c-di-GMP-I riboswitch aptamer from Candidatus Acetothermia bacterium JdFR-48, 96 nucleotides, folded computationally. NCBI's taxonomy places the organism under Bacteria, Bacteria candidate phyla, Candidatus Bipolaricaulota. It matches the Rfam family "c-di-GMP-I riboswitch aptamer". Rfam describes the family as follows. GEMM was predicted in a large-scale screen for bacterial structured RNA regulatory elements.

RNA sequence: GUGGCGAAAAGGCAAACCCGCCGAAAGGCGGGGACGCAAAGCCGACAGGCCCUCACGCUUCCCCAGAUGGAAGCGAAGGGUGGCUGGGCUGCCGAA
Numbered sequence: 001g002u003g004g005c006g007a008a009a010a011g012g013c014a015a016a017c018c019c020g021c022c023g024a025a026a027g028g029c030g031g032g033g034a035c036g037c038a039a040a041g042c043c044g045a046c047a048g049g050c051c052c053u054c055a056c057g058c059u060u061c062c063c064c065a066g067a068u069g070g071a072a073g074c075g076a077a078g079g080g081u082g083g084c085u086g087g088g089c090u091g092c093c094g095a096a
Base pairs, nucleotide, nucleotide: 005094006093012037013036017032018031019030020029021028022027035083041089042088043087046086047085048084049081050080051079052078053077056075057074058073059072060071061070062069
C1' cells in the first nucleotide's frame, strides 16, 4: 500500500412516533425524535422479494325500468421500498 476485519477515538446517518406539505395509495420531502446502522452513502432502467392500485380490460355479485353507478377477484400496465436480500459504484478511521 491492497484485501479481509471491526477495538478505540473523532465525526456521520436516523426506525417507530408527532407536526407540516405532496400523492388515489404504497410512500416521499422538511422539522422534531432515536430503534438501530461500518456503508443506514448512491443505483429500483441489474436480479429476486415485499407493498400499492387513480385510470384500463375481463369475470362475478349488488342497485336500478334501463343506462349511469357500487363491491370483490383476476389480468395487463404502472408506481413504491437501497433501513428486505444478492449485485454494481463510491467512501472515513486504524487496535488485534